[in-house]
RNA sequence: GCCAAUGUAGCUCAGUGGAAGAGCAGCUCACUCGUAAUGAGCAGGUCAGGGGUUCGAGUCCCCUCAUUGGCUCCA
Numbered sequence: 001g002c003c004a005a006u007g008u009a010g011c012u013c014a015g016u017g018g019a020a021g022a023g024c025a026g027c028u029c030a031c032u033c034g035u036a037a038u039g040a041g042c043a044g045g046u047c048a049g050g051g052g053u054u055c056g057a058g059u060c061c062c063c064u065c066a067u068u069g070g071c072u073c074c075a
Stems, first nucleotide, its partner, number of pairs: 001071007010024004018055001026042005048064005
């Protein structure tokens, strides 16, 4: 340099055009002599960035960025 994949909550990940979610973590409450566990609840998102298509985009298209992998060239 070329190609591909990935980018969504603090972490790990779902979500193939019609209301953004789960588990874990966090906080509160219950339970307990107390803690853990368990149960109930709460909070947490510019969906990497920009643009486009569409009545409507996390989802489709284009560009850019980051990470990972592969290939090629030079030393």

Predicted 3D model of a 75-nucleotide RNA (transfer RNA) from an uncultured Lentisphaerota bacterium. It was read from a public genome assembly. Its Rfam family is "tRNA".